[in-house]
Background: This is a predicted structure of an 88-nucleotide RNA (c-di-GMP-I riboswitch aptamer) from a soil metagenome. Rfam family: c-di-GMP-I riboswitch aptamer. Rfam's curators write: GEMM was predicted in a large-scale screen for bacterial structured RNA regulatory elements.
RNA sequence: GACAACGGCAAACCCGGAACGAAAGACGGGGGCGCAAAGCCACGAGGCUAAAGCGGCUGACAACCGCUAUGCCAGUCGAGCUGCCGAA
Numbered sequence: 001g002a003c004a005a006c007g008g009c010a011a012a013c014c015c016g017g018a019a020c021g022a023a024a025g026a027c028g029g030g031g032g033c034g035c036a037a038a039g040c041c042a043c044g045a046g047g048c049u050a051a052a053g054c055g056g057c058u059g060a061c062a063a064c065c066g067c068u069a070u071g072c073c074a075g076u077c078g079a080g081c082u083g084c085c086g087a088a
Stems, first nucleotide, its partner, number of pairs: 001085001008035002013030004020025001033075001039081002043078003046073003052068005
């Protein structure tokens, strides 16, 4: 890829947890905007967060401010890997 078949995933939003996390985010239930790779993978670009570290401030500490990913996002894009069904 076809108004085919079998199926899959699940955005926003709502709910949940002492026994995930500093946060971003993840997870479970509902939901269903969408997705033919919305399967996997942080390698490149991009985005989010800043516990910790460093710097500033302070007499000093705390708080606060700035910077940094070692934390994330694969449903932002690219690269890479894998893969179901199948007419004309």